[in-house]
Background:
Pistol ribozyme, 69 nucleotides, folded computationally. Of the family's consensus pairs, 100% are formed in the model.
RNA sequence: AGCCGACUGGGCGGCUAUAAACAGGCUUCAGGCCCAGAGCGUCAGAUGCCGGAAGGCAUCUGGGUAGCA
Numbered sequence: 001a002g003c004c005g006a007c008u009g010g011g012c013g014g015c016u017a018u019a020a021a022c023a024g025g026c027u028u029c030a031g032g033c034c035c036a037g038a039g040c041g042u043c044a045g046a047u048g049c050c051g052g053a054a055g056g057c058a059u060c061u062g063g064g065u066a067g068c069a
Stems, first nucleotide, its partner, number of pairs: 001016005007037005025068003032040001042063009
């Protein structure tokens, strides 16, 4: 300097051409490292479609881990 931990800004941490991770204070939660925003994933509900069933897909509504330091 660049890339990564879904996205934007900041922090924390990791990696060096790769995009992962046992790292990111500890425990906990499906809830992804933290804060703010947002609402991608995820969770709950409704409707529709596919399917023998289990289940899957789409749209809409709502929530947006918690506690301690």